Annotation:
A computed fold for a 491-nucleotide part of an RNA from uncultured dinoflagellate, annotated as small-subunit ribosomal RNA, 3' major domain. Taxonomically the source falls in Dinophyceae (Eukaryota, Sar, Alveolata). Its Rfam family is "Eukaryotic small subunit ribosomal RNA". The literature on the family includes a 2001 paper in Science by Yusupov et al., "Crystal structure of the ribosome at 5.5 A resolution".
Context: one part of a larger RNA
RNA sequence: UGACGGAAGGGCACCACCAGGAGUGGAGCCUGCGGCUUAAUUUGACUCAACACGGGGAAACUUACCAGGUCCAGACAUAGAUAGGAUUGACAGACUGAUAGCUCUUUCUUAAUUCUAUGGGUGGUGAUGCAUGGCCGUUCUUAGUUGGUGGAGUGAUUUGUCUGGUUAAUUCCGUUAACGAACGAGACCUUAACCUGCUAAAUAGUUUCCCGAACUCCAGAGUUCGAGGUAAACUUCUUAGAGGGACUUCUUGUGUUUAGCGAGAGGAAGUUUGAGGCAAUAACAGGUCUGUGAUGCCCUUAGAUGUCCUGGGCUGCACGCGCGCUACACUGAUGUGUCCAGUAAGUAUCACCUGAACCGAAAGGUUUGGGUAACCUUAGCAAAUCACAUCGUGAUGGGGAUAGAUUAUUGCAAUUAUUAGUCUUGAACGAGGAAUUCCUAGUAAGUGCAAGUCAUCAGCUUGCGUUGAUUACGUCCCUGCCCUUUGUACA
Repeated sequence: UGACGGAAGGGCACCACCAGGAGUGGAGCCUGCGGCUUAAUUUGACUCAACACGGGGAAACUUACCAGGUCCAGACAUAGAUAGGAUUGACAGACUGAUAGCUCUUUCUUAAUUCUAUGGGUGGUGAUGCAUGGCCGUUCUUAGUUGGUGGAGUGAUUUGUCUGGUUAAUUCCGUUAACGAACGAGACCUUAACCUGCUAAAUAGUUUCCCGAACUCCAGAGUUCGAGGUAAACUUCUUAGAGGGACUUCUUGUGUUUAGCGAGAGGAAGUUUGAGGCAAUAACAGGUCUGUGAUGCCCUUAGAUGUCCUGGGCUGCACGCGCGCUACACUGAUGUGUCCAGUAAGUAUCACCUGAACCGAAAGGUUUGGGUAACCUUAGCAAAUCACAUCGUGAUGGGGAUAGAUUAUUGCAAUUAUUAGUCUUGAACGAGGAAUUCCUAGUAAGUGCAAGUCAUCAGCUUGCGUUGAUUACGUCCCUGCCCUUUGUACA
C1' cells in the first nucleotide's frame, strides 16, 4: 500500500429490506441440465458471472456421435516404373442398402492428366481457451482512476483525491500545502413526447363543391352518412426535413441564506423529462481453437480424425434441479353480436406476402389478380374489453393431459406419431410446505400481434401496441457494495 475482521462511524442498492403486487416452489405438459441407459444417446458452460445459454425450435443436411460403404480434392521436389502403354472408365453376372466397376469373373476403353517410394504439403466441428489474437461476460452500475510542479518522508509512499453540507455522481459549495490539469461521470448519440410557425405531398389526407342513400319538415332546406367523383382549395390530422422549445423558469418555504432541497404556478414536458446506447483505470489464468481461409505447438493424414453416401442417434427414462406454458373457475366457461392498435415483413432469375371468386364441416384445395411496396397483402376488421343469452358451485358446461379413429399440409422421406383440422376419450389439479425470484407509473400484471429461427414446426427470444392497479417515495435490520478510522500472526 492492499486484503481481511462475528471492529467502530458514515453513505448507497427492490440483482437488499420495509409496505405491498405478481408469482415460482405443489399438479399436467413444454424445454435446458445432471444421472441412468445406450452402438451412439456428439459436445461446451456449473454460485452471483452454467442450466428456453452456445442466437442450440437437430426428421435428411446441419452433425461434431454410432453401424457400414465410396472418393482423393496426396500441391511440389527427387528417384523409379513407363509409349513394346504410367494410368482412367465401364455393360452384364456375382457381391452389395444401393443402377458405388467398391471388389471378383470377363474383356473392351483411355492415353502421360497419372502410379510406386521418400521428403514435404493439404485438410480436420481432432487436443490444448492453462500457449494465443479478436470478441464477449464479470469484478461494477457503482464513482472511481492518473500523471506534472510544489509540500511531507532516508524510502516504499503520501498530499492533491478533504472535517462538513449537497448530489444519481470525486456532482457542486466550501475548507484547504497545495496549484493547475487529464480519463471516467456529466455533456454527447438514438428514441418517445410539443409546434394551427417554415418547407412540401394523386404513393398521406382534410375541408368545400358535385352525385347518391336514409330521416325530418315550411318542398327545397336541414341532419346523418357513402372505401362515390383527378372538380377546387389547403396541410389541422399523416409523413419528414430545417429549426425552435426546459434552463428547475417564476413565486414561496428551508438551508452558512452557498451548493441545493420541499411545495405551488405556468407549461406538451420539471425523478438526470422518460427509456436506451456509448462508457475510465486495474484485473479474471471467466467463456469461446464448435464464428472465421485468425492462430502457435501437438495429434492424424488413404483400413483417414479429410470428404461424400445410406441408416441410426443428439428426442431413449426408476429419478433430482432450473427457465416457462396451461390451470385449479362465476371478476368465470360457452354461444351470438359489438368495438378499437402499433412495431414490422414480403417473389428476379424465383416461388415470398397474399386479395377476390368457386369447392369443402374444418384443415385445406382450384382458378384468376395485385405487390421489389406510405401504392398490393392492409381500413392489417388483433386479443383481452363491452352487450345479451345459457350454465349454477358439482372434479361441473372448470381443466385439457393421455389415448383411438380419421382428413389435409410441408417435405425425396413424417414410424420414435413435423404441424394443422374433425369425432371420441376426459388424467392430475380444491391456490401449493420449507425456501425463493422480479418489481415504484403508462411501471407490475392481464392481453394479443409482428419479427428472428423457418421447406414444415413456439409453450422460446427480441420488439410492438392495448387494458391498466395496490403499495413505498423510506431505512441500514438481513444480503451485499463504496468511503473514513482502527487492529492484524496474511501478501